This is a predicted structure of a 160-nucleotide RNA (Lysine riboswitch aptamer) from uncultured Schaedlerella sp. Taxonomically the source falls in Schaedlerella (Bacteria, Bacillati, Bacillota, Clostridia).

């Protein structure tokens, strides 16, 4: 240098089907109240609006997306996730913010779990980063041993 492997029975990611939740919510229609704005934020434009806007109450009708559980399939073991940069889309234009997608970046993380607050979220689900804790795999050192301490995947094991 090349090839092949291991960590876990909750390894990682993508995708399909299905189920619940979202929710009797958003929205539509009708009636009443009310009286000038509404379309994420700012500016502009456009549209709607005293033939009644935003909003509130009542009746009626009534979703979806994201996220989650289960089963299957596919690709894998920096699998992948996050941070950063750039581009594009979302919604008429510009800017900001948010979300999604793609590319680059050895900046961070061995892996899953639990707890805590923060952020996202309809949520007490879940996810993300951080902190703490034990568990687990790997290597190094110490040890007679049970074990202890420490490191990081740019690692570890096997073969050539």
């Nucleotide at each position: 240098g090349a090839u092949a492997g291991a960590g876990g029975u909750u390894g990682c990611a993508u995708u399909u089907u299905u189920c619940a939740u979202c929710a009797g919510u958003a929205g539509g229609c009708u009636g009443c109240c009310g009286g000038a704005u509404g379309u994420u934020c700012a500016g502009g434009a456009a549209c709607a609006g005293g033939a009644g806007a935003u909003g509130g109450c009542a009746g009626u009708u009534g979703a979806a997306a994201g996220g989650g559980g289960a089963a299957g399939a596919u690709g894998c073991c920096g699998a992948a996730a996050g941070g950063g940069u750039a581009u594009g889309a979302u919604a008429c234009c510009u800017g900001a913010g948010a979300u999604c997608a793609u590319a680059c970046u050895g900046c961070u993380u061995g892996g899953g779990c639990a707890u805590g607050g923060c952020a996202u979220g309809a949520a007490c689900a879940a996810u993300g980063a951080c902190a703490u804790g034990a568990c687990u795999g790997u290597c190094a050192u110490c040890g007679a041993a049970g074990g202890a301490u420490g490191g990081a995947g740019c690692g570890c094991u096997a073969u050539c």
The model forms 98% of the base pairs in the Rfam consensus. The coordinates come from a structure-prediction model, not an experiment, and the mean pLDDT is 82.